[in-house]
RNA sequence: GCUCCCGUAGGCUAAUGGAUAGACCGUGGGCCUCCGAAGCUUGAGAUGCAGGUUCGAUUCCUGCCGGGAGCA
Numbered sequence: 001g002c003u004c005c006c007g008u009a010g011g012c013u014a015a016u017g018g019a020u021a022g023a024c025c026g027u028g029g030g031c032c033u034c035c036g037a038a039g040c041u042u043g044a045g046a047u048g049c050a051g052g053u054u055c056g057a058u059u060c061c062u063g064c065c066g067g068g069a070g071c072a
Stems, first nucleotide, its partner, number of pairs: 001071007010025002013022001018055001027043005048064005
C1' cells in the first nucleotide's frame, strides 16, 4: 500500500429496516438478617464520529476514527 472482518451500558453480548434498543454479570435503593453472604424486589446506565438513502436506520450506502486478520 491492497483486501476482508469488527466497533451497542463498567464487562460479555442480542436485535439484519418497524422503535420504550433486550438479556446476563457487575452496580445504586428497598425487603430479609444481630451483621454479612445468599435470596426477593426495584432503579440507573449503551448503538465509535459525520453525512446520505428511507415514512422509519443498531441494521443499508459513503467518508473518517479505533481494533484485528491476510497479501505484498

Transfer RNA from a Candidatus Woesebacteria bacterium, 72 nucleotides, folded computationally. The organism belongs to Candidatus Woeseibacteriota, within Bacteria. Model confidence (mean pLDDT): 81 of 100.